[in-house]
A computed fold for a 351-nucleotide part of an RNA from a Bacteroidota bacterium, annotated as large-subunit ribosomal RNA, domain IV. Its mean pLDDT, the model's own confidence on a scale to 100, is 89. RNAcentral holds the full RNA, with entries from ENA and SILVA. Rfam family: Bacterial large subunit ribosomal RNA.
Context: one part of a larger RNA
RNA sequence: CCCUCGUUAAGGAACUAGGCAAAUUGGCCCCGUAACUUCGGGAGAAGGGGUGCCACCUGACGUGAAAGGUAAACAUCUGGAGCGUCGGGGGGUCGCAGUGAAAUGGUCCUGAUGACUGGUUACCAAAACCACAGGUCUCUGCAAAGUCGUAAGACGCAGUAUAGGGGCUGACGCCUGCCCAGUGCCGGAAGGUUAAGGGGAGAGGUUAGCGCGAGCGAAGCUUCGAACCGAAGCCCCGGUGAACGGCGGCCGUAACUAUAACGGUCCUAAGGUAGCGAAAUUCCUUGUCGGGUAAGUUCCGACCCGCACGAACGGCGUAACAAUCAGGACACUGUCUCAACGAGGGACCCG
Repeated sequence: CCCUCGUUAAGGAACUAGGCAAAUUGGCCCCGUAACUUCGGGAGAAGGGGUGCCACCUGACGUGAAAGGUAAACAUCUGGAGCGUCGGGGGGUCGCAGUGAAAUGGUCCUGAUGACUGGUUACCAAAACCACAGGUCUCUGCAAAGUCGUAAGACGCAGUAUAGGGGCUGACGCCUGCCCAGUGCCGGAAGGUUAAGGGGAGAGGUUAGCGCGAGCGAAGCUUCGAACCGAAGCCCCGGUGAACGGCGGCCGUAACUAUAACGGUCCUAAGGUAGCGAAAUUCCUUGUCGGGUAAGUUCCGACCCGCACGAACGGCGUAACAAUCAGGACACUGUCUCAACGAGGGACCCG
């Protein structure tokens, strides 16, 4: 010096990213216990008091001796000693200290997020992530939809729409606005477009034949092939947002100023409603004001100028819960001011 422990004057978080670590608290009995609340909770809230040993008095319960009564006997009744267990009362007594060792909650306030119990990165992350009951949309009528398999077959299911599959949301409370132009999905079938196929106008090749020749050229075979008839789909017409998604700009205006309930104009499918808001979202920003501190980029309450919240990619609240995150307070402490001593094990030295 390192590791693991013990103790420490005065102070008591000044340490530090952060009370990390350590300390405090601690069992049992009694008293007492707030906001809030889904009336269950919160709660062991908080905060107090008691606790050993000795004899005495006393209560309850368990067991039930001696003695006595009845009885021929078996037995039964009365009886309450002693012992055991759990208490209560006043008294005495020892120590600094009585849950005398060990085991054995520190507490409170405010906010964020997630309702909760649960699950998760085996071996750096346990969380605000996942799941969850509940909500909603959608598919599926049973040889179901969906899934695995080339198939047979199987699961779904020995189930049957109060069932099963898929998507989103995530207890509960109050709610969930506007846009269907684009994309998707659903419905429609008049018209347009449209494949194979049908159809076969017409055209080419070949050659019996005709012709002096140039050439023409039936049938057959063969190669092309126009019109016309051809579904779904697409175009088209509607619907649909707890489907994918989206939810404006400029200018002017009130008798101080400022602001603009009001007006004008352009664009759009429609221009963000309720609620919330410098937020797990705010760049400017340590915004401004208030609170807390001697002093506060954090925190709490407001304001609203929301760079770039917003309603099931849910919005806003919410008791209870959390090894969650942020801020504060009390208690307590070697975290620190600032270090010291001690114990054990190493390192180190000698052999």